[in-house]
């Protein structure tokens, strides 16, 4: 330098054009207990950045940034 893949709550992770962006874990509150733990209920928190396409974008396109793989 070229090609390809990835980027979603603190962490892991689903979503493949229209549904309140699922789930696990974490954290907070309550229940629980002699106090805790386990378990239960409720809550908190997210689409890397900038453009574009579309009536509508996490999802498609372009650039950038970061990470990974291969080739030279």
């Nucleotide at each position: 330098g070229c090609u390809c893949c990835c980027a979603u709550g603190g962490u892991c992770a689903a979503g493949u054009g229209g549904a309140g962006a699922a789930g696990a874990u974490g954290c907070c509150a309550c229940c629980g207990u002699g106090c805790g733990a386990a378990g239960g209920u409720g809550g908190c928190g997210g689409c890397g950045c900038a453009g574009g396409u579309u009536c509508g974008a996490g999802u498609c396109c372009u650039g950038c940034u970061g990470g990974g793989a291969g080739c030279a």